[in-house]
Context: one part of a larger RNA
RNA sequence: UUGGGUUUAAAGGGUGCGCAGGCGGACUGAUAAGUCAGUGGUGAAAUUUACAUGCUUAACAUGUGCAGCGCCAUUGAUACUGUCGGACUAGUAUUCAAAUGACGUAGCUGGAAUGUGUUGUGUAGCGGUGAAAUGCGUAGAUAUAACACAGAACGCCGAUCGUGAAGACAGGUUACGAAUUUGACAUAGACGCUCAUGCACGAAAGCGUGGGGAUCAAACAGGAUUAGAUACCCUGGUAGUCCACGCUGUAAACGAUGUUCACUCGUUGUUGGGCUGUAUGGCUCAGUGGCUAAGCGAAAGCGAUAAGUGAACCACCUGGGGAGUACGAUCGCAAGGUUGAAACUC
Numbered sequence: 001u002u003g004g005g006u007u008u009a010a011a012g013g014g015u016g017c018g019c020a021g022g023c024g025g026a027c028u029g030a031u032a033a034g035u036c037a038g039u040g041g042u043g044a045a046a047u048u049u050a051c052a053u054g055c056u057u058a059a060c061a062u063g064u065g066c067a068g069c070g071c072c073a074u075u076g077a078u079a080c081u082g083u084c085g086g087a088c089u090a091g092u093a094u095u096c097a098a099a100u101g102a103c104g105u106a107g108c109u110g111g112a113a114u115g116u117g118u119u120g121u122g123u124a125g126c127g128g129u130g131a132a133a134u135g136c137g138u139a140g141a142u143a144u145a146a147c148a149c150a151g152a153a154c155g156c157c158g159a160u161c162g163u164g165a166a167g168a169c170a171g172g173u174u175a176c177g178a179a180u181u182u183g184a185c186a187u188a189g190a191c192g193c194u195c196a197u198g199c200a201c202g203a204a205a206g207c208g209u210g211g212g213g214a215u216c217a218a219a220c221a222g223g224a225u226u227a228g229a230u231a232c233c234c235u236g237g238u239a240g241u242c243c244a245c246g247c248u249g250u251a252a253a254c255g256a257u258g259u260u261c262a263c264u265c266g267u268u269g270u271u272g273g274g275c276u277g278u279a280u281g282g283c284u285c286a287g288u289g290g291c292u293a294a295g296c297g298a299a300a301g302c303g304a305u306a307a308g309u310g311a312a313c314c315a316c317c318u319g320g321g322g323a324g325u326a327c328g329a330u331c332g333c334a335a336g337g338u339u340g341a342a343a344c345u346c
Stems, first nucleotide, its partner, number of pairs: 004317003007300002012314001014201004021194003025088001027086005033081002035077008049065006091191001092188003095184006103177007110154001114150008125136002162169002206247006216240001220236004258313006266291011295302002319346003328339004
């Protein structure tokens, strides 16, 4: 390399959009590029190979023939693929009518809690732990009441729920924007699927500039514990946590399961629609859970939301360590990211 694989053994890109490329529904006509068949030419000789002959044999040599990946020309075939034309509606998209939601962006706004301040009541403790101490408190704390301010997060509802491509999204409300589903069949008529490079989005932490700073809290300080304790526990506490704009581009970015399409028993919940004279029912579409037949699997398990049976396209794997390291390139303000070896060793 071929083959074989990718939930957990090595292996699905974090996610989407999408150019090139690959692949592509059903009917019909033309064409004849791919494809198939015939004929002609070419495919040097030596070599190889089959047979024969010559050296006593063999090696060796000579002769004749086959073969020769293919290529060119020409004549045909037309099922399939391609190309061009026509017509189709099952894929796809649009339209109309409903429905749905923590989908996004921006604004306004609410109550509880926390902390702080002021004032009142009140007096000796509070706080914290396994036990303590550091800490706070007679300059009146803790507790309690009233008022004020600040920032952040949104209890119950709440769910095996919902939405989103993923990351993610939850007090209320308004505006704007997007999406999905169902139903109707009205329109277009294959317009589709996938997608290297590319572009966009992308938790937390981190970085830059300017704000903000209640809580919590890396670093740091102190108190404990301990043989020690650069920890676990406690008291404090700064970056940060929050906002705006810009960067970073990574996560066990997980369903450790790429996307799309088709097919393949049942059963029981649930969310949003639709249909049904029988309705605590039945059927159906789109989701989301449990259990399972066949089948698959090394097993655990998966099982119409497949890890079953097939098709298309992309990504990735090839013993452990060295190593996601070195070097180079590239991106980044930096931290670092992406790409990514070898020697050596078992």